Overview: The part of an RNA shown here (small-subunit ribosomal RNA, 5' domain) has 492 nucleotides and comes from an uncultured bacterium. Rfam family: Bacterial small subunit ribosomal RNA.
Context: one part of a larger RNA
RNA sequence: GGACGAACGCUGGCGGCGUGCCUAACACAUGCAAGUCGAGCGAGGUAUUUAUACCUAGCGGCGGACGGGUGAGUAACACGUGGGUAACCUGCCUCAAAGUGGGGAAUAGCCUUCCGAAAGGGAGAUUAAUACCGCAUAAUGUACACAUUUAGCAUUAUCAGUGUACCAAAGGAGAAAUCCGCUUUGAGAUGGGCCUGCGGCGCAUUAGCUAGUUGGUGGGGUAACGGCUCACCAAGGCCACGAUGCGUAGCCGACCUGAGAGGGUGGUCGGCCACAUUGGAACUGAGACACGGUCCAGACUCCUACGGGAGGCAGCAGUGGGGAAUAUUGCACAAUGGAGGAAACUCUGAUGCAGCAACGCCGCGUGAAUGAUGGAGGCCUUCGGGUCGUAAAGUUCUUUGAUUGGGGACGAUAAUGACGGUACCCAAAAAACAAGCCACGGCUAACUACGUGCCAGCAGCCGCGGUAAUACGUAGGUGGCGAGCGUUGUCC
Numbered sequence: 001g002g003a004c005g006a007a008c009g010c011u012g013g014c015g016g017c018g019u020g021c022c023u024a025a026c027a028c029a030u031g032c033a034a035g036u037c038g039a040g041c042g043a044g045g046u047a048u049u050u051a052u053a054c055c056u057a058g059c060g061g062c063g064g065a066c067g068g069g070u071g072a073g074u075a076a077c078a079c080g081u082g083g084g085u086a087a088c089c090u091g092c093c094u095c096a097a098a099g100u101g102g103g104g105a106a107u108a109g110c111c112u113u114c115c116g117a118a119a120g121g122g123a124g125a126u127u128a129a130u131a132c133c134g135c136a137u138a139a140u141g142u143a144c145a146c147a148u149u150u151a152g153c154a155u156u157a158u159c160a161g162u163g164u165a166c167c168a169a170a171g172g173a174g175a176a177a178u179c180c181g182c183u184u185u186g187a188g189a190u191g192g193g194c195c196u197g198c199g200g201c202g203c204a205u206u207a208g209c210u211a212g213u214u215g216g217u218g219g220g221g222u223a224a225c226g227g228c229u230c231a232c233c234a235a236g237g238c239c240a241c242g243a244u245g246c247g248u249a250g251c252c253g254a255c256c257u258g259a260g261a262g263g264g265u266g267g268u269c270g271g272c273c274a275c276a277u278u279g280g281a282a283c284u285g286a287g288a289c290a291c292g293g294u295c296c297a298g299a300c301u302c303c304u305a306c307g308g309g310a311g312g313c314a315g316c317a318g319u320g321g322g323g324a325a326u327a328u329u330g331c332a333c334a335a336u337g338g339a340g341g342a343a344a345c346u347c348u349g350a351u352g353c354a355g356c357a358a359c360g361c362c363g364c365g366u367g368a369a370u371g372a373u374g375g376a377g378g379c380c381u382u383c384g385g386g387u388c389g390u391a392a393a394g395u396u397c398u399u400u401g402a403u404u405g406g407g408g409a410c411g412a413u414a415a416u417g418a419c420g421g422u423a424c425c426c427a428a429a430a431a432a433c434a435a436g437c438c439a440c441g442g443c444u445a446a447c448u449a450c451g452u453g454c455c456a457g458c459a460g461c462c463g464c465g466g467u468a469a470u471a472c473g474u475a476g477g478u479g480g481c482g483a484g485c486g487u488u489g490u491c492c
Base pairs, nucleotide, nucleotide: 001492002491003490004489006488007487008486009485010484013364014363015362016361017360018359019357020356021322026320027319028318030317031316032315035062036061037060040059041058043056044055045054046053047052069275070274071273079199080198081197082196083195084194085193088192089191093188094187095186096185097184098183099182100181101135103133104132111124112123113122114121115120141166142165143164144163145162146161150157151156171180172179173178201247202246203245208238209237210236213235214234215233216232217231218230219229220228250272251271252270253269254265255264256263257262277298278297279296280295281294300311301310302309303308328354330353331352332351336350337348338347339346340345367397368396369395370394377388378387379386380385401433403428404427405426406425407424411419436481437480438479439478440477441462442461443460447476448475449474450473451472457464458463
C1' cells in the first nucleotide's frame, strides 16, 4: 500500500447493486415452511329448483430421498482431476415391440359397543377400489442344458437357435371418437452406487503398527465387486518415499495479495460431501437407513386425574443466552422453478420483493458566476501591519437530490403485478433542507499564540514534558481525505 461477513470512536444528505450470528452443532414461546388427486374407491355431509353443484375423515396413488439449513464430525477414495465397471441400479421422461382375459378373499371408514383424564386403544357386525391374492395367456425376459458366430488379458461378453422350468396386468373420463392410465420387454436420456492412478495440513520431543489383521477355499449377503460377513486353511499385510499415534481441518471452482514465483483464505454464489437434540436400528420405497417419518435407549422441556403421555428451528421470521458484533414474528405466488392434478387449480418462508444496518462497492449532492471599502469579528503583530479572504455580505443566476402537485410503465404473447402509484416523465417554489473526521517534531503533506511546568498528559518507532514545548491541552491557521474519517484486529 491492498484486502475484510468486521468491530469501536466521532460524524452522517440521497440513490443503485450487493452483503449481514465468524461466538453457544446453546436452549427454544408463537405462527408459517409439503402437500395434492373426487377423472382410483365406497361412505358421510351441505345447499337446493330433486337434478345437480360442492365439501371431506378414511382406504388408495404420486410426492414428503427434491427444494431449504448448518459445518459438528471427517486427514478419508471425503474432495479435485483422469480413468474403469466384462462387477451394477435408475421412479417420473422419450422411442420401439407386445398385451390389458377370467375369478376370489379381506379391510379401513360407517354402525353398535367397551376401556382411558388425555394421547389413544379393544371387540362385534358390515362394505368398496387403480388396495390384496390365485388362475389363464407370454418372450425379445430370467435360470439351466445343448450347440454356433465374432471379440476380449481373463472371469466372460456377443450373434442366431433348440429344449425344459418360472413370472404380467386396472381401470377411469367421455354420447362417441379418443384421451389418461396399467403389465411385460428392448433401447435412450437423466441421476446414482462401487473400484482405481495422481494431488492438496502440522508434530519424529509420535517408530514401530496390525488378528478379520493379509491372502486362499467354500457358504451367506448385496443392485453390484469385495473379509462385506461366517467356517476352515496358510502367515501374512503396512512402515524412514514417514506406518501408527496425537493435534488441527469439511473439500473444490474460486477469493485476497503479489511483477511473477509464491503466501494466505474457503464468508456470499456454484459443485461435491457430512449432519439434523445425543447414540443405535431397521421399515417403506426406484431412491433413505430419511431435518419438519417409525422404533429403542440417554439427557432436557412440557401436560397429567400419577395410571400414563407429548416434543425436537443447523427451514423462514422471532425469543432468551453467549458475544466487540450481525436484520422483520413483513408482502406475494405476479414472475422463475418445484409437488400433485386430464384440467381448472391447490400448495410452495424455494423464489420474487419490501423492511432494518454507511457493513461494502459505485454514483450524485450540500450550489454557480460576480463581488475590495480587502467590512465586522477572530488570531498574530516589530503596533506600521499581516492573515482567515472573494471567503462573507451584496448583485445576477441555476434547481440534481429532498418537498408538493399531475401523469405513469417494462417486467405479461388473451387474462393475471406482490414489488408499486415504485422507476421514470412533466410542473411548482425557494439557495432554500444536507460536512465532517484525522493530522500538523522527524519518518510524513501541514505552525504560531496561550495554558501547563518530568505535573497533567502524548507515543507506531525515534522519543516529547523539569518556565518561552511547532511533540501535552486549547485557540487561530494549515495539510490530508470526504458522507465519511480515524483506531483496533487479521492476511498478503